[in-house]
Molecule: small-subunit ribosomal RNA
Organism: Candidatus Coprenecus stercorigallinarum
RNA sequence: AGAGUUUGAUCCUGGCUCAGGAUGAACGCUAGCGGCAGGCUUAACACAUGCAAGUCGAGGGGCAGCGCGUGAGUAGCAAUACUUAUGGCGGCGACCGGCGCAAGGGUGCGUAACGCGUGAGCAACAUGCCCGUAUCAGGAGGAUAACCCGGAGAAAUCCGGACUAAUACUCCAUGGAUCCUAAGGGAGGCAUCUUCCGUAGGAUAAAGACACGUCGGAUACGGAUUGGCUCGCGUGACAUUAGCUGGACGGCGGGGUAACGGCCCACCGUGGCAACGAUGUCUAGGGGAACUGAGAGGUUGGUCCCCCACACUGGAACUGAGACACGGUCCAGACUCCUACGGGAGGCAGCAGUGAGGAAUAUUGGACAAUGGGCGGAAGCCUGAUCCAGCCAUGCCGCGUGAAGGAUUACGGUCCUAUGGAUUUUAAACUUCUUUUGUACGUGAGCAAUAAGGGUCACGCGUGGCCCGAUGAGAGUAGCGUACGAAUAAGCAUCGGCUAACUCCGUGCCAGCAGCCGCGGUAAUACGGAGGAUGCAAGCGUUAUCCGGAUUCAUUGGGUUUAAAGGGUGCGUAGGCGGCGCAGUAAGUCAGCGGUGAAAUGUACGGGCUUAACCUGUAACGUGCCGUUGAUACUGCCGUGCUAGAGUACUGUUGCCGUGGGAGGAAUGUGUAGUGUAGCGGUGAAAUGCAUAGAUAUUACACAGAACACCGAUUGCGAAGGCAUCUCACGAAGCAGGGACUGACGCUGAUGCACGAAAGUGCGGGGAUCAAACAGGAUUAGAUACCCUGGUAGUCCGCACAGUAAACGAUGAUGACUAGCUGUAGGCGAUAGACAGUCUGUGGCUAAGCGAAAGCGAUAAGUCAUCCACCUGGGGAGUACGACCGCAAGGUUGAAACUCAAAGGAAUUGACGGGGGCCCGCACAAGCGGAGGAACAUGUGGUUUAAUUCGAUGAUACGCGAGGAACCUUACCCGGGCUCGAACGGUGCAGGAAGCCUUCAGAGAUGGAGGCGCUCUUCGGAGCCUGUAUCGAGGUGCUGCAUGGUUGUCGUCAGCUCGUGCCGUGAGGUGUCGGCUUAAGUGCCAUAACGAGCGCAACCCUUGCUGACAGUUGCCAUCAGGUAAAGCUGGGGACUCUGUCGGGACUGCCACCGUAAGGUGUGAGGAAGGGGGGGAUGACGUCAAAUCAGCACGGCCCUUAUGUCCGGGGCGACACACGUGUUACAAUGGUGGGUACAGCGGGUAGCUACACGGCGACGUGAUGCCAAUCUCGAAAACCCAUCCCAGUUCGGAUCGGAGUCUGCAACUCGACUCCGUGAAGUUGGAUUCGCUAGUAAUCGCGCAUCAGCCAUGGCGCGGUGAAUACGUUCCCGGGCCUUGUACACACCGCCCGUCAAGCCAUGGAAGCCGGGGGUGCCUGAAGUCCGAGACCGCAAGGAUCGGCCUAGGGCAAAACUGGUAACUGGGGCUAAGUCGUAACAAGGUAGCCGUACCGGAAGGUGUGGCUG
Repeated sequence: AGAGUUUGAUCCUGGCUCAGGAUGAACGCUAGCGGCAGGCUUAACACAUGCAAGUCGAGGGGCAGCGCGUGAGUAGCAAUACUUAUGGCGGCGACCGGCGCAAGGGUGCGUAACGCGUGAGCAACAUGCCCGUAUCAGGAGGAUAACCCGGAGAAAUCCGGACUAAUACUCCAUGGAUCCUAAGGGAGGCAUCUUCCGUAGGAUAAAGACACGUCGGAUACGGAUUGGCUCGCGUGACAUUAGCUGGACGGCGGGGUAACGGCCCACCGUGGCAACGAUGUCUAGGGGAACUGAGAGGUUGGUCCCCCACACUGGAACUGAGACACGGUCCAGACUCCUACGGGAGGCAGCAGUGAGGAAUAUUGGACAAUGGGCGGAAGCCUGAUCCAGCCAUGCCGCGUGAAGGAUUACGGUCCUAUGGAUUUUAAACUUCUUUUGUACGUGAGCAAUAAGGGUCACGCGUGGCCCGAUGAGAGUAGCGUACGAAUAAGCAUCGGCUAACUCCGUGCCAGCAGCCGCGGUAAUACGGAGGAUGCAAGCGUUAUCCGGAUUCAUUGGGUUUAAAGGGUGCGUAGGCGGCGCAGUAAGUCAGCGGUGAAAUGUACGGGCUUAACCUGUAACGUGCCGUUGAUACUGCCGUGCUAGAGUACUGUUGCCGUGGGAGGAAUGUGUAGUGUAGCGGUGAAAUGCAUAGAUAUUACACAGAACACCGAUUGCGAAGGCAUCUCACGAAGCAGGGACUGACGCUGAUGCACGAAAGUGCGGGGAUCAAACAGGAUUAGAUACCCUGGUAGUCCGCACAGUAAACGAUGAUGACUAGCUGUAGGCGAUAGACAGUCUGUGGCUAAGCGAAAGCGAUAAGUCAUCCACCUGGGGAGUACGACCGCAAGGUUGAAACUCAAAGGAAUUGACGGGGGCCCGCACAAGCGGAGGAACAUGUGGUUUAAUUCGAUGAUACGCGAGGAACCUUACCCGGGCUCGAACGGUGCAGGAAGCCUUCAGAGAUGGAGGCGCUCUUCGGAGCCUGUAUCGAGGUGCUGCAUGGUUGUCGUCAGCUCGUGCCGUGAGGUGUCGGCUUAAGUGCCAUAACGAGCGCAACCCUUGCUGACAGUUGCCAUCAGGUAAAGCUGGGGACUCUGUCGGGACUGCCACCGUAAGGUGUGAGGAAGGGGGGGAUGACGUCAAAUCAGCACGGCCCUUAUGUCCGGGGCGACACACGUGUUACAAUGGUGGGUACAGCGGGUAGCUACACGGCGACGUGAUGCCAAUCUCGAAAACCCAUCCCAGUUCGGAUCGGAGUCUGCAACUCGACUCCGUGAAGUUGGAUUCGCUAGUAAUCGCGCAUCAGCCAUGGCGCGGUGAAUACGUUCCCGGGCCUUGUACACACCGCCCGUCAAGCCAUGGAAGCCGGGGGUGCCUGAAGUCCGAGACCGCAAGGAUCGGCCUAGGGCAAAACUGGUAACUGGGGCUAAGUCGUAACAAGGUAGCCGUACCGGAAGGUGUGGCUG
């Protein structure tokens, strides 16, 4: 110091989350020791038991208990023991009295307060014990407790009688002192006043004890300490708490108090507080400080210290120096306990401890040794304060669990690319060493200073200094020493990113993980285990909370055009801020000094525990407050001036500025009349509607209401809303000019007031048009819409409400400053001889600058200043509740629970659009022929089946894998077998040549039987085979979503990229865009781009023309021979042909167009002309496209079976549906006869001439050919004849019969032949396919596979051989540019609302149940005070009675605030539910805002507004 997370990617905004530190913690796992700290955060809930406040005999009377002494008695020889008496002594229970108990200790209920903090004040006060000074202490008196006697009661306790003391109580005396009253004088201050002097009058004191040393008593003054009161400032939340207040605010006079004061009372006045937040509600002890943070801040207030409050709850006083009193009293209440039922007792928020609550917090310990406190003269006693110990890893700190050496880097584990390597790992073993800790034994502290007492010294003669001098709970602890022995001691969390650390196995959206993002659906570094690693370590993780990161409430240190955010606009109150000069003042401000800011803590430097934590010394700090002395720039205040801000006046000028009145024409509608006739109107097309009762159209006249065409414009005016015919009146404003006047009069503006489009509301008018609602007609699946015909509120006017809009420039107001260019509106400017501009508006483009970018840019979103308003993630929600306003509709103000990890802005690249532009393609159009109807063939779906094996499924599956399913193939089914296996390799052992033949059983595989039968050799054996054992097998089993390879498609479409440079914060852009051109990102021109690559083209093959060369099996012109004929023969190298190498075509030439590239032409020439035709060739990529069954391959699965062999069956099923084909429906034809012409190819298990037989398929015989030699071979066409439009001489399915061929075998299930039979079908609905020339159409031929063939399929070949293309509007697909986007799984996208289901929180609600506070009335304890007081007392005083006040109790009405609730409202979340399609593209009716009406729902429509 940052990081993760919104996106395909980017920048920004913005939230969420993490890494750090901390804790009085808790939980999980684990645990060796010590030091120092800490330890009920919850129930201020209830408490058993013990202890926590006593002490003084030197105040008193006394003597219950203990001890001693003395006297008497009994027992005993005695010592002695026992009994009894005795306050004589030590002492002392209880009692009187003194002091203490108000401290210490606990807790945080209450309290938002002078409670606390800080600083002041008291001229308005008190102060026991302590210190100092001064003075005094003389008399008298009566009681009372204890004790004793009696009584009541269960007890607690109480009553009566009698006796008695005091440092208890009362009275008298004294009065230098104090206090009170009254007059006088002096001094001082701070207003009331204070103080001093002196005079007169009045009031008030005392206590003794003793060891004779002392300790006490009284009065007054002073000190110290502690307290009381008052004030300034500071010290929570909520304004959805805005008004509160009757002793309330003040005065006068009293009372009361230590003291001031409405503290209380009588009277008088009517005040007091509050937006600088009163009152109310909720929450809370405050501070020093602690945690965090760079700081400013934020959070906290446990331990320690200070203050406050409280002591079961509420009230009250008494005593006292001090209390309204934790371990006191009285009363009331709740609760608990005892009880003899009549009455009593109690208060752990003291220390321990118990129960309860809770996630959770300790011992019913020791000691007064130390420190401190109370009492005492002291010894001493008391002290759960305190000091110690115990429990707890609760925290901080320290130590240890060993150190050095040690490699074959062992075994084992784990992993891998696996003969081996890596890691665990110098780790271990082993050797040597050490001994903190541990165990055993021994020794053993400091804390202790002093008291009594003694000694000594000093002087001011009772105090101090020094020396000696008893006392240790902790503790035989810490420490130290010796011995032993590596001996006694390591875990926890994590390992996808953030974030250090990786592999294997298991699991298979399961189980689970998770702080955020997110992992898991068969190869999970994210789950669980293992190995390894990383981090920390006697701890480690988790949870909770706080700060930080978060500049995410921003003072330091944020924003508001579009991300959340400028109020709709103005005027203006309070407030905030404010021009130039001079003088004063000194409040702010600054400086010096003084006081205070407790200690502890924190910081710096030291010191002490072996170190550290811890303890401790000193310093600085404590940023503050108060006082004082100065300074005077700035701000303030006061005074006085100025004119630059602001305003006034004058002159001129401008405008759809406002209000009221008057006037006008066009249009529309209506009425009347005329002309006129059949339609009008309306739409995408229609219909509803109007019209022969005369519409529409047209003419004339009349009336009505509303709005003002052209001008008209980035024009003008206004604060905004808004404002438009002309004119009059009134009113207002801006601007300019010169510079006359005032002299800072200014700016902003919370509350407030006013204005405020449209819609809407009330009342009254008006009503032409238009038009929510509504009605009808259409459209549609529906159409509560869009379209049409009507039509009411409304639209208009007056008055009154309402107060909102995308009220927008989504941009608050004011002032100043910062380059320019160019329009436009209104002024001024030419007198002149100088200058050509200037002011105010309103637009465009830009510099700097700003901005996330888009953009803004003198009309700022730039740079500054002042003031106001507003924002702080999305949803819930501008909702609920409350309040205010409104007639209502509704408006203003305005949450929370819950939920999500995003929501959002700008820009980028794509994709998409029922957006646009340009272009292409048999894409459409123009044509030709088909498919869809029939029959059949074939494939698929479906169904069926034991099985109908599997795959392919829009285009891009369906005559596809399959270029050959009767067995085989074959993967499927049934049945029968085998298990080293059907095939192959290696090794060991045993046996045998291999192999061949025969036979039996069986469906066969297979099994049994019989026979024949070796080679090489180094003699070991080898080759080959069989059996057995074993290592490798085998699998068409799964995963094409783990893969390779191959393939389809977009698409033979023209695209896809890179380097460098440049632009941009960046994604990215540029290049590749633009213009022209092309089949083409083909080329040319232009150009912040210049080049390049993969594609295109070309190179390759073939075909078309030609040359050279070469001629056999091909050819035959010439020569010769020869045949019935034939290149048949000799021969030839001309031709055809075959083949190899070349040529040829390049817009090269001409003309025109064009800058060029290029285009055009009946052009020339040419076999071919602008790519000549055809083929091969398929960029980056897309579809998780296809294929694990062609092959290969990872993983998983089977192993007497999912392997393998065999027989049979199936893949050929058949109600049906689809695709692809064949044949047809006929005369451009069928049939019969005749006749002619190809090319590609094939052929020895073959093709076969020819001959014979058969109607034929074919058979038999025979010859040639391993093929330019032999062979397989055309059909349509053409010629002749016939048929005459019909279910036919068309068509051939189906079926019957008879055969041929292949093959082990044609039943399931072959092809072919012949005879017979002769089905549907007469040109095919919606729709749809192919084709642009040697093409379509049509005709046959060949080949692969193959024994044969289900081939009508596929791949090739040639023969005959067309029609049409105007053109690019439309359909489909594609390319480029541009535009919009809420899409990016990319429109098969996204997404809205109702309804239905589940869950969750919440609003309303009849009612029900509470809570705190207040008000009124009734009652009213204890107690203070007041009054009475006939009773008691000598008196002081008391009993008793009355009154005021009050806690508590009761009654009543209301307000506030919770809980719960039938029912009900919306909201959120949820997996794939239902209905529609509102929004995003022109989203298919542009969307949105306000408002009104309507509708299942999104929504629709009207009206005004906005452009987002």